Predicted 3D model of a 114-nucleotide RNA (SAM riboswitch aptamer (S box leader)) from Planococcus salinus.
Its mean pLDDT, the model's own confidence on a scale to 100, is 85.
Taxonomically the source falls in Planococcus (Bacteria, Bacillati, Bacilli, Caryophanaceae).

RNA sequence: CUCUUAUCAAGAGUAGCGGAGGGACUGGCCCUAUGAAGCUCGGCAACCAUUCAUGCAGCGGCAUGGAAAGGUGCUACAUCCAGCAAAACAGGCAACUGUUUUGAAAGAUAAGAG
Numbered sequence: 001c002u003c004u005u006a007u008c009a010a011g012a013g014u015a016g017c018g019g020a021g022g023g024a025c026u027g028g029c030c031c032u033a034u035g036a037a038g039c040u041c042g043g044c045a046a047c048c049a050u051u052c053a054u055g056c057a058g059c060g061g062c063a064u065g066g067a068a069a070g071g072u073g074c075u076a077c078a079u080c081c082a083g084c085a086a087a088a089c090a091g092g093c094a095a096c097u098g099u100u101u102u103g104a105a106a107g108a109u110a111a112g113a114g
Base pairs, nucleotide, nucleotide: 001114002113003112004111005110006109007108008107013041015040016039017038021031022030023029025083026082027081028080042075043074044073047071048070050067051066052065053064054063055062056061079106084103085102086101087100088099089098090097091096
């Protein structure tokens, strides 16, 4: 980097250093000297690993629930909202526009494979 699977409306700081950007991209809308990014500490969560219980399975496995916190992750706003398509409704002669819902795409994270 590519592929596969799962998750993405919950949760988490009045801290220290730092000193101007940040919320992936595009459009919008926001955050930010009442201090952005980044680093540290603290915290949250429980994907993998560990462990306990129960159930199933010719049995080195799977499922559910609990514990703990080793490897990651996260710690403004729903993944901040939309982006592509479909349906319903409303407007319009139409092209099309708006709202809602659903599904995809893109992205993020974990685990596995190449």